Notes
c-di-GMP-I riboswitch aptamer, 86 nucleotides, folded computationally. Its Rfam family is "c-di-GMP-I riboswitch aptamer". Gene Ontology term of the family: cyclic-di-GMP binding. The prediction has a mean pLDDT of 83.
[in-house]
RNA sequence: UAAAUAUAUGGGCAAACUUACCGAAAGGUAAGGACGCAAAGCCAAGGGUCUAAAUCUCUUAGGAGAUAUGACAGCCGGUUGCCUGU
Numbered sequence: 001u002a003a004a005u006a007u008a009u010g011g012g013c014a015a016a017c018u019u020a021c022c023g024a025a026a027g028g029u030a031a032g033g034a035c036g037c038a039a040a041g042c043c044a045a046g047g048g049u050c051u052a053a054a055u056c057u058c059u060u061a062g063g064a065g066a067u068a069u070g071a072c073a074g075c076c077g078g079u080u081g082c083c084u085g086u
Base pairs, nucleotide, nucleotide: 004086005085012037013036017032018031019030020029021028022027035074041079042078043077046076047075048072049071050070055066056065057064058063
């Protein structure tokens, strides 16, 4: 220095849930809170998933179906990268 594997020290992030706010919703932001995480950093012009306001179609006029231009990076993927025992 590299690879494999485990994990110590010091730090980092923060699921569910609660409150407030934003949003049509999905979801997001802040505070609290920790299920977990070695990329739970970043990327939504790769796949996948969620939602359907507006729009389109149908309608028995109640509604139904389609659709992302809205979201999810803690689904896969891409990309960058810290410390350390043997």